A computed fold for a 75-nucleotide RNA from a Peptococcia bacterium, annotated as transfer RNA. Rfam family: tRNA. Gene Ontology term of the family: triplet codon-amino acid adaptor activity. By type it is a transfer RNA. RNAcentral holds the sequence, with entries from ENA. Lineage of the source: Bacteria > Peptococcia. The prediction has a mean pLDDT of 82.
RNA sequence: GGACCUUUAGCUCAAUGGUAGAGCACCCCGCUCAUAACGGGUCGGUUACAGGUUCAACCCCUGUAGGGUCCACCA
Numbered sequence: 001g002g003a004c005c006u007u008u009a010g011c012u013c014a015a016u017g018g019u020a021g022a023g024c025a026c027c028c029c030g031c032u033c034a035u036a037a038c039g040g041g042u043c044g045g046u047u048a049c050a051g052g053u054u055c056a057a058c059c060c061c062u063g064u065a066g067g068g069u070c071c072a073c074c075a
Stems, first nucleotide, its partner, number of pairs: 001071007010024004018055001027041004048064005
């Protein structure tokens, strides 16, 4: 320098252009002498950023940024 993948809740990940979700964690309650485990419940998002297309965008297109894989270069 080139190609490709990836970015969504604190973490790991879903979501075929039509109301953004789950599990775990945190917190609360139950259970227990108590802790853990277990059971129940609550909370949590400007979908990396900026534009575009569309009646409607996490999803399609462009650019930028972060992370990753491979290839090339080698002064």